[in-house]
């Protein structure tokens, strides 16, 4: 690769990336898109990792370091839950 035959189902999510709004920032929200994922569902003081640094402290020559009850579940994890088989 091609052929035959065949339950269920005929679907769910939505990467990057644009627009638009929020947020100090990571990042969220909706729309467009579709990388992908059989848990790409939930859960963030129940765990481990991982971004950011407004505020606050130190330090100094205005910037630099520190610090999350702020974010990441499409890093690992926890937990539901659906098809099959045995």
């Nucleotide at each position: 690769c091609u052929u035959c035959a065949u339950a269920a189902g005929g679907g769910g999510c939505a990467a990057a990336u644009c627009u638009a709004u929020u947020g100090a920032a990571a990042g969220g929200u909706a729309g467009a898109g579709a990388c992908g994922c059989a848990a790409a569902g939930c859960u963030a003081u129940a765990g481990g990792g991982g971004c950011u640094a407004a505020a606050g402290u130190a330090u100094u020559g205005u910037a630099u370091a520190c610090u999350a009850u702020g974010c990441c579940a499409g890093c690992c994890a926890g937990u539901u839950g659906c098809u099959a088989a045995a």
This is a predicted structure of an 86-nucleotide RNA (c-di-GMP-I riboswitch aptamer) from Cytobacillus eiseniae. Its mean pLDDT, the model's own confidence on a scale to 100, is 81. Of the family's consensus pairs, 95% are formed in the model. Taxonomically the source falls in Cytobacillus (Bacteria, Bacillati, Caryophanales, Bacillaceae).